A computed fold for a 369-nucleotide RNA from a Gammaproteobacteria bacterium, annotated as Bacterial RNase P class A. NCBI's taxonomy places the organism under Bacteria, Pseudomonadati, Pseudomonadota, Gammaproteobacteria. It is recorded under the gene name rnpB. Its Rfam family is "Bacterial RNase P class A". By type it is a ribozyme. About the family: Ribonuclease P (RNase P) is a ubiquitous endoribonuclease, found in archaea, bacteria and eukarya as well as chloroplasts and mitochondria. RNAcentral holds the sequence, with entries from ENA.
RNA sequence: GGAGUCGGCUGGACAGUCGCUGCGUGGAAAUUCUGCGUGGAGGAAAGUCCGGGCUCCAUAGGACAAGGUGCCAGGUAACUCCUGGGGGGCGCGAGCCUACGGAAAGUGCAACAGAAAGUAUACCGCCAGAUGACCUUCGGGCCGUUCGGUAAGGGUGAAAUGGUGCGGUAAGAGCGCACCGCGUCGGUGGCAACAUUCGACGGCAAGGUAAACCCCACCUGGAGCAAGACCAAAUAGAGGGGCAGGCGCGCAAGCGCAGCAUGUGGUCCGCAUGUUGUUCCUGGGUAGGUUGCUAGAGGUACGCGGUGACGUGUAUCGCAGAUGAAUGACUGUUCUCGACAGAACCCGGCUUAUAGGCCGGCUCCCACU
Numbered sequence: 001g002g003a004g005u006c007g008g009c010u011g012g013a014c015a016g017u018c019g020c021u022g023c024g025u026g027g028a029a030a031u032u033c034u035g036c037g038u039g040g041a042g043g044a045a046a047g048u049c050c051g052g053g054c055u056c057c058a059u060a061g062g063a064c065a066a067g068g069u070g071c072c073a074g075g076u077a078a079c080u081c082c083u084g085g086g087g088g089g090c091g092c093g094a095g096c097c098u099a100c101g102g103a104a105a106g107u108g109c110a111a112c113a114g115a116a117a118g119u120a121u122a123c124c125g126c127c128a129g130a131u132g133a134c135c136u137u138c139g140g141g142c143c144g145u146u147c148g149g150u151a152a153g154g155g156u157g158a159a160a161u162g163g164u165g166c167g168g169u170a171a172g173a174g175c176g177c178a179c180c181g182c183g184u185c186g187g188u189g190g191c192a193a194c195a196u197u198c199g200a201c202g203g204c205a206a207g208g209u210a211a212a213c214c215c216c217a218c219c220u221g222g223a224g225c226a227a228g229a230c231c232a233a234a235u236a237g238a239g240g241g242g243c244a245g246g247c248g249c250g251c252a253a254g255c256g257c258a259g260c261a262u263g264u265g266g267u268c269c270g271c272a273u274g275u276u277g278u279u280c281c282u283g284g285g286u287a288g289g290u291u292g293c294u295a296g297a298g299g300u301a302c303g304c305g306g307u308g309a310c311g312u313g314u315a316u317c318g319c320a321g322a323u324g325a326a327u328g329a330c331u332g333u334u335c336u337c338g339a340c341a342g343a344a345c346c347c348g349g350c351u352u353a354u355a356g357g358c359c360g361g362c363u364c365c366c367a368c369u
C1' cells in the first nucleotide's frame, strides 16, 4: 500500500417565522382562549415468527390425540433466543455455516444405467467335472454343450458386502496373516458432549436417507388492551327452535340420585353451575366518557465477580402516551447532499430493509527498511 473478516457509533446541522401535542403553573370575557416552563417516534417503530408480563374464562384436575424442541454445559422471567465448548462442513487464514437424538423396533424411497441398490447379484469374465468335434511333438492345445464353483479382474452408476500387501486355492474370496479402517470393552484427560501418537478382544452387521413416515427424551389450557374495570344513556327482558321435565325419603319446606343444558382449541373422564332450567337463531337499542396508559424483568455511570452471555453493589435520571390518531410548513446558511422508514398495553429476542460517514480488533498478500 492492497484485499478480507469481525465488532461498534451515526444516520443531516445551525438560525428565524408560523403551526400541533403531554405535563406543570398562572390570567381571563371560562364546554373556550391565552402567557410562561418543560418533554415529544426507531435501529429496526417493520414482519406478527417465538417467549413472557398483565387481564379474563375460572374453583380448573387427569388421560389420549395434536403441536413444539432435539450435541454438551451455562445465562435468562422465559424461549425455537444468547454465551462458551464439542462433532461435521467451507475457507491459505482471520473467520463462517450447522434441521447436530435414533438406521441393531418397523415401514417406505433412490430416476436412468447396470446382472444386481441391501443379509440385494452374475452381463463380460476366471476355474473344476462330464461330453462332442478338430489338431497333436501324446505333454497337451483350441472351440462348443451340460452341470457346478467364484466375485479377486472389467463394465454401469452418485454409491456395488472395507483398503493395501503377502500367503493360499482348481479358480477365487478376511479364506488366513500384517498394517490401516470399523466395532466392543478398558485406561488417561474433561462436569459433559467428546478426545486419545494408550491397551485388549473381535474377521467384522448387512450401505444411504428420518428437512420421509416412525421410535425416543423433554415441554405445552385458551383468548387477548378491539383483554378487562367503572360511570352515564337507551331499548322490545320481543319472536322462533332444540334437549329435559323421572325415581327415592319427607306432612311440608326441602334433600339425594339419575337424566338434560352450559362451562375460552379437539375427544373422554372428573369438577362446577342450573334444573320450568339451559342453550341456539332472528330482530331492536346504546356504541358516549373515564380508566387500563406508562416508574418498567427501566436507562446511564462507576466498582466487584465471571473466558463470556450475565450477575451484583453504589450513585444518578425520570426519557411519547395520541384516540379519525400529536413533532409539520416556509426561509436562509452549511454539509459527508441525507438510505430504510412513524409508537398505539409493555418487555426479551429472531428475521427482513438500509444511501452515506466515522472508529476499533484480527488475518492474508506485495514492496521498502
Stems, first nucleotide, its partner, number of pairs: 001365010012334007020040009042340001046351002049349005054224004061269004066220005071085005086100001087098004101215002106213002108209002123154002125150003129146004134141002162180006181204001182202005187196003228291004238282006246257004259275005298317008